[in-house]
Molecule: c-di-GMP-I-GGC riboswitch aptamer
Organism: Tepidanaerobacter sp. GT38
RNA sequence: AGUGAUAAAGGCAAACUUGUCGAAAGAUAAGGGCGCAAAGCCAUAGGGUCUAAAGUGCAUCUGCACUAUGAUAGCCUGGCUGCCGCUU
Numbered sequence: 001a002g003u004g005a006u007a008a009a010g011g012c013a014a015a016c017u018u019g020u021c022g023a024a025a026g027a028u029a030a031g032g033g034c035g036c037a038a039a040g041c042c043a044u045a046g047g048g049u050c051u052a053a054a055g056u057g058c059a060u061c062u063g064c065a066c067u068a069u070g071a072u073a074g075c076c077u078g079g080c081u082g083c084c085g086c087u088u
Base pairs, nucleotide, nucleotide: 001087002086003085004084011036012035016031017030018029019028020027021026034074040080041079042078045077046076047075048072049071050070055066056065057064058063
């Protein structure tokens, strides 16, 4: 520098359950283990997706629509960093 084996020293942890936080999406801790070679970090790089408290509009009796400033890095691209094996 390249590469990721039906490998794995070491690592992470989906769904689900319980507690906590949140309007929600979701986050977090423990259990759990679907998967992951960056499933480490960045949402103030771009796109997508989810939510809609506050706001705006309509409706008019608590409804509908729009909207991110909220969320997602385990949606994709991108940026930064790094373990192990193999090859050169």